[in-house]
Context: one part of a larger RNA
C1' cells in the first nucleotide's frame, strides 16, 4: 500500500388488509339461515427496484403547415409569432407499466389454561419444581458499520542499495520505489466535495466512418397536366443524448512515497 470482506453495536425499515374456491350447504338449527377449523387462488393499499412491454416528456431529431420579413427575382432555404401552429419521436427521466416483498421456523414470556404440590392429613397453577400460551418482546429479512484504539480475517504487490556523522543506535545526503495526489479528458456518480472510467504500452470525450432507432420518400432532373399539382430518379433525404469502429482534435505537465529483523 491495492483489492476483496467479517459483522461487534447501533438505529432505521419491514411486520398491512380484502375477496374468492374447497372443507360444506357439513356442525348446529323446527326454520331461516349457517360455521369454527384447515387447505387454496386472487387482489387492494404500501414498499423496492427497473424500463423489456404499454404509455408520458423529449425547447439540440423528422415531416407538414399560416402569417410576414430577408437571402436581388424563381426555385430553395432562413429569423419572428407561446418550441409560431399541426403530426410523430431516439436516449435519459418516468407510472398509470414490469418485477419482487410482507410469510414461514424458532426463543422467552402478558393475560388466560394447565400439571405435580405442600404450607394447612383435604383442596389449591406456586410456596420450591415443570409446561402450554399473541399481530407485541428477541430473533430472523434489507440498510448502514473494524475510531469494534478490543482499531479483525484474506488476496495481490513493493522494499530492506549506496555514501557519510557519531554518542552504535539514531541522525543526515543520494538512488531505486509498490502505491497516491495534485492536473488533464470524461460520466455509471454528482449542489461542492467525493465516487467511477481513462490518461498515448490509450477508445475517455469530440470528430469521422459504419448501425440501431426515428421521421415518412429530400433537392435536382426528366415526364405529365391549362394550372394547383401528380409520377419516375426514391423504403429517398435527413438525424440529438443510443451501439460499435477508427489515433484526426484533446488526455500537456507535475508532486508526494515504507525502505526493518
Nucleotide at each position: 500500500a491495492u483489492c476483496u470482506u467479517u459483522g461487534a453495536c447501533g438505529g432505521c425499515a419491514c411486520c398491512u388488509c380484502u375477496u374468492c374456491c374447497a372443507u360444506a350447504g357439513u356442525a348446529c338449527g323446527a326454520g331461516a339461515g349457517g360455521a369454527u377449523u384447515u387447505g387454496g387462488a386472487a387482489g387492494g393499499a404500501c414498499g423496492g427496484a427497473c424500463c423489456c412491454c404499454u404509455g408520458g416528456u423529449g425547447u439540440a431529431c423528422c415531416a407538414g403547415u399560416u402569417g410576414u420579413c430577408g437571402c436581388g427575382c424563381u426555385a430553395g432555404c432562413g429569423g419572428c409569432a407561446c418550441g409560431g401552429c399541426u403530426g410523430g419521436g431516439u436516449a435519459g427521466c418516468u407510472a398509470u407499466g414490469u418485477c419482487c416483498g410482507g410469510a414461514a421456523c424458532g426463543a422467552a414470556u402478558a393475560a388466560a389454561c394447565g400439571c405435580u404440590g405442600a404450607a394447612a392429613g383435604c383442596a389449591u397453577c406456586u410456596a420450591a419444581g415443570c409446561g402450554u400460551g399473541a399481530a407485541g418482546u428477541c430473533u430472523a429479512u434489507g440498510c448502514c458499520a473494524a475510531g469494534a484504539c478490543g482499531a479483525g480475517a484474506g488476496u495481490u504487490c513493493c522494499a530492506u542499495g549506496g555514501g557519510g556523522g557519531c554518542u552504535u543506535g539514531c541522525c543526515c545526503c543520494c538512488g531505486a520505489g509498490a502505491g497516491a495526489c495534485c492536473c488533464c479528458a470524461g460520466g455509471u456518480a454528482g449542489a461542492c466535495c467525493a465516487c467511477c472510467u481513462g490518461g498515448u504500452u490509450g477508445a475517455u470525450a469530440g470528430g469521422c466512418c459504419g448501425g440501431a432507432g426515428c421521421u415518412g420518400u429530400a433537392a435536382g432532373a426528366a415526364g405529365u397536366g391549362a394550372g394547383a399539382g401528380c409520377u419516375u430518379u426514391u423504403c429517398a433525404g435527413g438525424u440529438u443524448a443510443c451501439c460499435g469502429g477508427u489515433a484526426c482534435u484533446a488526455a500537456c505537465g507535475g508532486u508526494c512515497g515504507a525502505u526493518c529483523g
This is a predicted structure of a 261-nucleotide part of an RNA (large-subunit ribosomal RNA, domain VI) from a Phycisphaerae bacterium. Lineage of the source: Bacteria > Pseudomonadati > Planctomycetota > Phycisphaerae.